The RNA shown here (SAM riboswitch aptamer (S box leader)) has 114 nucleotides and comes from Thermohalobacter berrensis. RNAcentral holds the sequence, with entries from Rfam. Taxonomically the source falls in Thermohalobacter (Bacteria, Bacillati, Tissierellales, Thermohalobacteraceae).
């Protein structure tokens, strides 16, 4: 980097540093010296892994399958719905530069192939 699949309306600090930026990208619109990234602590969560129950396959033990539960380990994450949009399509119209909804793309975590 590529492809597979799963999730993306909840949910996390008025702490230390640090000093201008930041919210992928386009357009918008907004966070920031009543201090941004970044980094450390804390904190959320609970995809995977451990671990524990209960249950079901099995004669039985290993096994394995499911549900809850825990958070030890491996990530993710802690403004705004993935802030909104960007392609399509229906509907509110006769018509939309408009509103709502509804896939799609793009994007981001995970686990798993290459």
């Nucleotide at each position: 980097c590529u492809c597979u699949u799963a999730u993306c309306a909840a949910g996390a600090g008025a702490g230390g540093u640090g000093g201008a930026g930041g919210g992928a990208c386009u357009g918008g619109c907004c966070c920031g010296a009543u201090g941004a990234a970044g980094c450390c602590c804390g904190g959320c969560a609970a995809c995977c892994u451990g671990u524990g129950u209960u249950a079901u396959c099995c004669a039985a033990a290993a096994g394995a399958u499911a549900a809850c539960a825990u958070a030890a380990g491996g990530u993710g994450c802690c403004a705004a719905u993935u802030c909104c949009u960007g392609c399509g399509g229906u509907a509110c119209u006769a018509a939309a530069u408009g509103u709502a909804c509804c896939g799609a793309g793009a994007g981001a975590u995970g686990a798993g192939a290459g």